The part of an RNA shown here (small-subunit ribosomal RNA, 5' domain) has 473 nucleotides and comes from Candidatus Terasakiella magnetica. It was read from a public genome assembly. It matches the Rfam family "Bacterial small subunit ribosomal RNA".
[in-house]
Context: one part of a larger RNA
RNA sequence: GAACGAACGCUGGCGGCAGGCUUAACACAUGCAAGUCGAACGAAGGCUUCGGCCUUAGUGGCGCACGGGUGAGUAACACGUGGGAAUAUACCUCUCAGUGGGGAAUAACAUCGGGAAACUGAUGCUAAUACCGCAUACGCCCUUCGGGGGAAAGAUUUAUCGCUGAGAGAUUAGCCCGCGUCCGAUUAGCUAGUUGGUGAGGUAAUGGCUCACCAAGGCGACGAUCGGUAGCUGGUCUGAGAGGAUGAUCAGCCACACUGGGACUGAGACACGGCCCAGACUCCUACGGGAGGCAGCAGUGGGGAAUAUUGGACAAUGGGGGCAACCCUGAUCCAGCCAUGCCGCGUGAGUGAUGAAGGCCUUAGGGUUGUAAAGCUCUUUCGACGGGGACGAUGAUGACGGUACCCGUAGAAGAAGCCCCGGCUAACUUCGUGCCAGCAGCCGCGGUAAUACGAAGGGGGCUAGCGUUGUUC
Numbered sequence: 001g002a003a004c005g006a007a008c009g010c011u012g013g014c015g016g017c018a019g020g021c022u023u024a025a026c027a028c029a030u031g032c033a034a035g036u037c038g039a040a041c042g043a044a045g046g047c048u049u050c051g052g053c054c055u056u057a058g059u060g061g062c063g064c065a066c067g068g069g070u071g072a073g074u075a076a077c078a079c080g081u082g083g084g085a086a087u088a089u090a091c092c093u094c095u096c097a098g099u100g101g102g103g104a105a106u107a108a109c110a111u112c113g114g115g116a117a118a119c120u121g122a123u124g125c126u127a128a129u130a131c132c133g134c135a136u137a138c139g140c141c142c143u144u145c146g147g148g149g150g151a152a153a154g155a156u157u158u159a160u161c162g163c164u165g166a167g168a169g170a171u172u173a174g175c176c177c178g179c180g181u182c183c184g185a186u187u188a189g190c191u192a193g194u195u196g197g198u199g200a201g202g203u204a205a206u207g208g209c210u211c212a213c214c215a216a217g218g219c220g221a222c223g224a225u226c227g228g229u230a231g232c233u234g235g236u237c238u239g240a241g242a243g244g245a246u247g248a249u250c251a252g253c254c255a256c257a258c259u260g261g262g263a264c265u266g267a268g269a270c271a272c273g274g275c276c277c278a279g280a281c282u283c284c285u286a287c288g289g290g291a292g293g294c295a296g297c298a299g300u301g302g303g304g305a306a307u308a309u310u311g312g313a314c315a316a317u318g319g320g321g322g323c324a325a326c327c328c329u330g331a332u333c334c335a336g337c338c339a340u341g342c343c344g345c346g347u348g349a350g351u352g353a354u355g356a357a358g359g360c361c362u363u364a365g366g367g368u369u370g371u372a373a374a375g376c377u378c379u380u381u382c383g384a385c386g387g388g389g390a391c392g393a394u395g396a397u398g399a400c401g402g403u404a405c406c407c408g409u410a411g412a413a414g415a416a417g418c419c420c421c422g423g424c425u426a427a428c429u430u431c432g433u434g435c436c437a438g439c440a441g442c443c444g445c446g447g448u449a450a451u452a453c454g455a456a457g458g459g460g461g462c463u464a465g466c467g468u469u470g471u472u473c
Base pairs, nucleotide, nucleotide: 001473002472003471004470006469007468008467009466010465013345014344015343016342017341018340019338020337021303026301027300028299030298031297032296035062036061037060040059041058043056044055045054046053047052069256070255071254079180080179081178082177083176084175087173088172092169093168094167095166096165097164098163099162100134102132103131109124110123111122112121113120114119140149141148142147154161155160156159182228183227184226189219190218191217194216195215196214197213198212199211200210201209231253232252233251234250235246236245237244238243258279259278260277261276262275281292282291283290284289309335311334312333313332317331318329319328320327321326348378349377350376351375358369359368360367361366382414384409385408386407387406388405392400417462418461419460420459421458422443423442424441428457429456430455431454432453438445439444
């Protein structure tokens, strides 16, 4: 000098754009953040012009693995980059073929119970795009090549939406490898599923991934192992560059969801607002037993130098469901708060000497503040008030918002501070104080003439900011 997710002190007019718990991955009151489909199904209730219509608890389908948060853990194929083969992929697109005929249940419901509650038992009834056989299936799978196995679902407003098998694509994901990726040797040896093989199991898939047997290997001063620290990257800051530091916001990947473990469902999870077990904590209880998880958006307590509203809307963009109408969406779009930052604008312009008054200094003549003020002549940005009033929305639909913007009215009117003045370093005098009170980044000032302390006048610098502190280069 530059920079900052900054903080503190003094001060503070407006707008645009951005940013806003860096600390306790501390604990959380309350509300909301994932639903939707009656064109899959029975039923109950309501309305009825008897044609039907509406509402929904339940069964069923799809979604809830996305989106959103955080950075605890992780020094690792986690990430970056470049390759690879032994894989899966719901919804979407294309192609080929099919959609026949049956069965047994069960929730809802009814009755009878248990329980304080959460909830739950027995009996009976019923439907389906829920479940299960049979038939068929070139292509699909297995095969000893003889053969064996495997599917479907209908709905409605009659035009569509579906269902099943197979192939291809697209997308997404899993796996393997080369190279790169912090500090410590006051960590030198580490390793028994360890290293490899054969066989088997397991997986969507390769593989000690797991197991049985066999062999004795594997890694290491080119730093193994151990310890410490840390999410990684695109990037960001600085610098002429090389480099150094860093990883907020935005984007990609990873990991986590009170702590630890586990699986279920599913195309996909070992699942933030799912389940089970254990633990800590909080709450309810009739003491038998139950309920919970903000590192989602707001908000509260706490910690801290320090970081915002318990706001509006689905209008736009996107996501889920639905044939659709539409519903949901604290994603998102907006608004609120904060000079936290960057950028822009204003706080007036011209004229005005007898150089007014006042202040300060003085050699007492004067000098300076100073064209500064007053006065005169103008202007009206921003702000205020009144009127009009969007784009964003290809037809309808606008939270923002009576906002931006435009026009008009009044009037210089409502709008300047902060730091410094010994040298470095731009800027000097007087008074007070008297090694006191104090200053200070370094050198150093102050003990009676202090340009260094405090005040005043004057001056210098920056300016809605200015200084200080912290950190990086």